[in-house]
A computed fold for a 1480-nucleotide RNA from an uncultured bacterium, annotated as small-subunit ribosomal RNA. Its mean pLDDT, the model's own confidence on a scale to 100, is 81.
RNA sequence: AGAGUUUGAUCCUAGCUCAGGAUGAACGCUGGCGGCGUGGAUAAGUCAUGCAAGUCAAGGGGGCUCGCAAGGGCAACCGGCAGACGAGGUAGUAAUAAGUAGGUACGUCCCUCCAAGUCAAGCAUAGCUCGUCGAAAGACGAGGUAAUUCUCGAUAGUCCCUUCGGGGUAAAGAUUUAUCGCUUGAAGAACGGCCUGCUCGGUAUCAGCUAGUUGGCGGUGUAAAAGACCACCAAGGCUAUGACGCCUAGGGGAGCUGAGAGGCUGACCCCCACCGAUGGGACUGAGAAACGGCCCAUACACCUACGGGUGGCUGCAGUCGAGAAUAUUCCGACAAUGGACGAAAGUCUGAUCGGAGCGACGCCGCGUGCAGGAUGAAGUUCUUCGGGAUGUAAACUGCUUUUAUGAGCGAGAAAGUUUAUUGAUCAGCUCAUGAAUAAGAGGUUGCUAAACUCGUGCCAGCAGCAGCGGUAAUACGAGUGCCUCAAGCGUUAUCCGGAAUCAUUGGGCGUAAAGGGUGUGUAGGUGGUCGCGUUAGUCUUCCGUUAAAUUCUCCGACUCAAUCGGAGACCUGCGGGGGAAACGGCGCGACUUGAGGAUGCGAGAGGUCUGUGGAACUCAUAGUGUAGCGGUGAAAUGCGUUGAUAUUAUGGGGAACACCAAAAGCGAAGGCAGCAGACUGGAGCACUCCUGACACUGAAACACGAAAGCGUGGGUAGCGAACGGGAUUAGAUACCCCGGUAGUCCACGCCCUAAACGAUGAUCACUAGCUAUUCGGAGUAUCGACCCUCCAAGUGGCGUAGCUAACGCGUUAAGUGAUCCGCCUGGGUAGUACGGCCGCAAGGCUAAAACUCAAAGGAAUAGACGGGGACUUGCACAAGCGGAGGAACAUGUGGUUCAAUUCGAUGGUAAACGAAAAACCUUACCAGGGCUUGAAACCUAGCUGAAGACGAGCAGAAACGUUCGUCGUCGCAAGACAGUUAGGCAGGUGCUGCAUGGUCGUCGUCAGUUCGUGGCUUAAGUUGUUCCCUUCAGUGGGGUAACGAACGCAACCCCCGUUGCCUGUUAUAAGUAUCAGGCGAGACUGCCCAGCUUUCUGAGUAUGAUUUCAUAAAAAUCGUAAAUAGAAAGCUGGGAGGAAGGUGGGGAUGACGCCAGAUCAGCAUGGCCCUCUGAUGCCCUGGGCUACACACGUGUUACAAUGCCGACUACAACGCGACGCGAUACCGCAAGGUGGAGCAAAUCGUCAGAAAAGUCGGCCAAGUUCGGAUUGAGGGCUGCAACUCGCCCUCAUGAAGCCGGAUUCGCUAGUAAUCGCAGAUCAGCAAUGCUGCGGUGAAUACGUUCUCAAGUCUUGUACUCACCGCCCGUCAACUCAAGGGAGCUGGGAAUACCCGAAGUCGCCGCUUGUCGGCGCCUAAGGUAAGCUCAGUGACAGGGAGUAAGUCGUAACAAGGCACGGGUAGCGGAAGCUGCUCGUG
Repeated sequence: AGAGUUUGAUCCUAGCUCAGGAUGAACGCUGGCGGCGUGGAUAAGUCAUGCAAGUCAAGGGGGCUCGCAAGGGCAACCGGCAGACGAGGUAGUAAUAAGUAGGUACGUCCCUCCAAGUCAAGCAUAGCUCGUCGAAAGACGAGGUAAUUCUCGAUAGUCCCUUCGGGGUAAAGAUUUAUCGCUUGAAGAACGGCCUGCUCGGUAUCAGCUAGUUGGCGGUGUAAAAGACCACCAAGGCUAUGACGCCUAGGGGAGCUGAGAGGCUGACCCCCACCGAUGGGACUGAGAAACGGCCCAUACACCUACGGGUGGCUGCAGUCGAGAAUAUUCCGACAAUGGACGAAAGUCUGAUCGGAGCGACGCCGCGUGCAGGAUGAAGUUCUUCGGGAUGUAAACUGCUUUUAUGAGCGAGAAAGUUUAUUGAUCAGCUCAUGAAUAAGAGGUUGCUAAACUCGUGCCAGCAGCAGCGGUAAUACGAGUGCCUCAAGCGUUAUCCGGAAUCAUUGGGCGUAAAGGGUGUGUAGGUGGUCGCGUUAGUCUUCCGUUAAAUUCUCCGACUCAAUCGGAGACCUGCGGGGGAAACGGCGCGACUUGAGGAUGCGAGAGGUCUGUGGAACUCAUAGUGUAGCGGUGAAAUGCGUUGAUAUUAUGGGGAACACCAAAAGCGAAGGCAGCAGACUGGAGCACUCCUGACACUGAAACACGAAAGCGUGGGUAGCGAACGGGAUUAGAUACCCCGGUAGUCCACGCCCUAAACGAUGAUCACUAGCUAUUCGGAGUAUCGACCCUCCAAGUGGCGUAGCUAACGCGUUAAGUGAUCCGCCUGGGUAGUACGGCCGCAAGGCUAAAACUCAAAGGAAUAGACGGGGACUUGCACAAGCGGAGGAACAUGUGGUUCAAUUCGAUGGUAAACGAAAAACCUUACCAGGGCUUGAAACCUAGCUGAAGACGAGCAGAAACGUUCGUCGUCGCAAGACAGUUAGGCAGGUGCUGCAUGGUCGUCGUCAGUUCGUGGCUUAAGUUGUUCCCUUCAGUGGGGUAACGAACGCAACCCCCGUUGCCUGUUAUAAGUAUCAGGCGAGACUGCCCAGCUUUCUGAGUAUGAUUUCAUAAAAAUCGUAAAUAGAAAGCUGGGAGGAAGGUGGGGAUGACGCCAGAUCAGCAUGGCCCUCUGAUGCCCUGGGCUACACACGUGUUACAAUGCCGACUACAACGCGACGCGAUACCGCAAGGUGGAGCAAAUCGUCAGAAAAGUCGGCCAAGUUCGGAUUGAGGGCUGCAACUCGCCCUCAUGAAGCCGGAUUCGCUAGUAAUCGCAGAUCAGCAAUGCUGCGGUGAAUACGUUCUCAAGUCUUGUACUCACCGCCCGUCAACUCAAGGGAGCUGGGAAUACCCGAAGUCGCCGCUUGUCGGCGCCUAAGGUAAGCUCAGUGACAGGGAGUAAGUCGUAACAAGGCACGGGUAGCGGAAGCUGCUCGUG
């Protein structure tokens, strides 16, 4: 000192969270020792038991007791003093408290000092004795007694009162000789009483409070001032500087934290206050309204003989209770410090002291060993299997003894006193034993130090935040390692910090939260220039105080530290004295620049009222006129033959004011528009004059305040919420249409809100400009005006510095300063609830919390998207040609079926696809039969060389099994080879293409995709790649903060087309030729012409600015415009030459990437799974992949005459061939057969007549001489084998089909269409498929509006999983918190009245008493009406959350009707509509 978290990424704003420190703590795991501290925070709840306040015998008399006595001891009673301190607690108390600084109308036992006095009488009473009552506690009666008890008298000053004459008030002795006392007065010390200033919580959703209240006079009362109390009189007193009320709370020194300012706290220690079961009260006393005193009331508890009594741990221990939680009914002593009493000895002291005990509760210290020790043991763990880690760690060797245990010694505490006594216990020292007695907790994804393996599989779980877990989890659980701290470590709770996140130090308000709707203006705050005086602010100096402890610095004592002691600093405050006068205040005087006023002038939709005008609309009447009008995307409702619409005329009515009109003007804002008049407010400019700071701002208050809305009364043409109807639609409570009521208008009265916005408060000052415009003025000019220049005031645009997160603002600031006001502090809940004020109502103003989330937001960036825009391209559309969709068949797919119909591919980008050949095999599927180191592979070890192979036979469906026969290795050897057994292992078309490699599809052969350096930006990013022209092209050119480059494009490669040369097979007799191969040539951006665009150059023309210059002209420089001439570049069109002309045609070649696209079944491959009782592996037979109601895709053949059939006649190319192609010939109608020439191919074969084409003939419009499905019969071929399930031939049979709905596909030239041929696979073939080959050979393209797709630029965005996106509300289900609520219950404070204890005070009475009675006041109690705070409550409403529920689609793009604010009505819901406002 910062970090994590909103986003695809960025910057900002903002909240949440973390790292630090602390605690009277608690909880979890663990736990060796010592020192010093510390420990009932909750129930001020209840308390058993013991102790915590007594003492004095030298005040008194007596009693008991020891003693012969003298003399002691005990302690009850009277008396004195103490008990008002000490100890405890924090309930109450927001001020009768506390802190601090002062004051005085006062008091004081004990103590000190001074002065005076202490004379003389008397009456009682306890104890005691006797008696009585009672369970007890205790009480009563009688008798008698003392005192330092009580009473009276005397004396009386330096006492008190006083009318100044006077009057009044004391005492106590003891003892013996020295003191202790006693009384009065004065002083002191110390303590207290009372009073005052200042300071010290929250809440205004507490705004008014107060009747002894405020004051006076006179009394009462007190130690003392006082409404403290009483009688009378007056009507005051306090309060936004917060009275009164409510809630909370003991205050301070100080403690924690913080850099500080502050914030929080008030344990232990010290000071003060208050309290003593609760409430009230007095008595005694120097002192009390009295913790261990009294009286009364109340509650509770205990004893009881039921009559009555007793009690108060918030003293020390302890108990119960409640609680997360807080100790021993300990030992000792009064030795020390203090207290009470006493002359003293001394007694008492749970104050205190000295200790111990319990609790790691805290702080501090120590230890759990040290040194050596590698083949880096074993174990564990990881592994790429090589090894690594744990780890010198251990073992082992040597050493030490803090600690522990045992034994012994042992200060100090102690100073005093009457010189003798005193303790519990502990520090410390010495010796012995022996590494002996002693390590855990948390963490290990990031923040945050530290990682691997296994298990689990959105499960179990983790989590402070972000988040992790859905089969490869460094995040869960475990193991191992590692990290941090350590007798502790973590967690929880709370406080401060970080948080500048309440900002005085030290924040903000255009868009993030935040400027009040606007003005006038009170209090308040702030305030121009000069002078004088003064000074409670301010500054300075001195004095007093600010207790000690604490903190800090230094020094010192415990071995160190914690701890403790000494000194100093600090204590920032308050009070008093002196001084200063700059600033501020106050007083006085002066000034004019702030402000205001006067005069003059002009501008203006400024306001109020009255009158008036034309256009349009509508209504009525009348005329003309006839079938429609109106309305829409298209329609319909509606109006119209009772005459509409249209048109003409006349009349009525209400509302609004076209053009002018503008970015213009005015007003404080809302707002203001025909014209005229009346009244009236404000501002501006000019010239001087006047007043003399009169100013600025502005809580409260008052006034104004669009639209909608409300009340009363008018008015109502048009428009038009609601409403009715018609459409649209899945629906349409909407958008569109036809109607239409409130309303809109006027007058008066309310309401008081808006996106009331410049989302920007007011005022003053300063800080570059340019430009436009409105109003006024000055100057020049002019006859005058216009124009031009300047000044001032307004209203706009651009822009410098500066500011800003950016966007942007920028003399009209969001810049730089000053003053005042308002407002903000995460989102939601919510501008809501409750309360209050206002309102007729609607509602407005003020204004929360519980709960919930980790975000919500602002600006900008890159994409993607848009039922946004511009431009461009493409067989995309259009123009054409031919098809598909209808039929039959072939083939593939879905579905269904099945024992199985193996698997994969599924919009485009699956579906004649993997498959360039499923009868067996293939084959992965099914049924059945078999095998188990296996059908095939490798290694090791053992054994064997008669293991086994082949042939035949048997059983069997075969595999397999079994029998017989034949054969049964090489090498000198080691061994090789083969077989078998055993062990390692094999095997898997099993799963995961979402773990992968490789390969492929698609966008798309579209023209794009990037990089380096530089520039810009806070940054993401951007520029380059945008722009203009051009191109098939990011192709090229120009321009340009870019300059270059890469992957793509093009070219390089192959084929075809022209040609030269060479070589060669073949053909031929040869020459030669075709053909094939190689090396070349050729085309290109070349040549010529024309047009267009851009740039440059030349001269002249017109014109602007500056300079020379001024009267003008002229000249020079710079610039602008048009035309013209030339040059260059690019593009377009044409021509020449040429086989080919504008990239000649085709192929191969596929950028960065997208789709978790396809493939684990082509191959490879991680992980998982199946395999010693037999499989998901392997072998075999048979079946299946060929099923068939149906649906879809791709094809073939057709439906015929541009055709079909028959006969005849022509012309190809690519290919293939030895397990092959197979000629001539012969047989068969044919398929085919016999046969075998030739050919490893330019030679032979396939190969033939290629077909279409051509010639001739037939068919004559029909289900046909079209079409060929289906079926029957007979044959052929391949093959172990054609049943499931092959192909071909012949004969016969002769189905559907007569050109195909919606819709849809291909193709731009040797293309489409049409015709045949070959090949791969292959024994054969289901091929109509696929790949190639040649033959014949068209039509059309105006063009880019529309459909689809793509590209570039731009725009909007709430999307980024990127529109198949996001997202709103009702309803339904469950959960939660809060508010309302008929009520019910409880607490608190206060009022009125009733009753009224004890007790003070007052009065009266007598029998004068501890008397009786009465009265005032009053606690508690009761009654009544309310107030207030809680708890609970049927029910109803809203809010928040939850899994994929229902209905719609409101918002984000023009979101498909732009959205939003206010208001009103309506509607399942989002919402819709009307009026007005904003642009977000």